A computed fold for an 88-nucleotide RNA from a Pseudomonadota bacterium, annotated as c-di-GMP-I riboswitch aptamer. The organism belongs to Pseudomonadota, within Bacteria. It was read from a public genome assembly, where an Rfam model found it. The prediction has a mean pLDDT of 88.

């Protein structure tokens, strides 16, 4: 360099949950506690799904209903990019 991911060995990430006079209209994020698990749960919104609906549209019985991403998700799938050990 590929290809594999049993055994290991070094490590490494952190799910649900909690708390936060944190950020946000929300999904979510962030910091702390916690460990579900994860061989790329390193990184990248490039595709495709999926959330959310401030802000636009449309309806409205004026209570809201409904459609939208430029938002968010990398621990939904893919795809690019660096990468520890081990065997072949």
């Nucleotide at each position: 360099a590929u290809c594999u991911g049993u055994c290991a060995a070094a490590g490494g990430c952190a799910a649900a949950c909690c708390c936060g006079a944190c950020c946000g209209a929300a999904a979510g994020g962030c910091g702390g506690g916690g460990g579900c698990g994860c061989a790329a749960a390193a990184u990248u919104a490039c595709c495709g799904g999926u959330c959310u609906a401030a802000g636009g549209g449309g309806c409205u019985g004026c209570g809201g209903c409904u459609c939208u991403a430029u938002g968010a998700u990398g621990g939904c799938g893919g795809g690019g990019u660096c990468g520890c050990c081990a065997g072949a």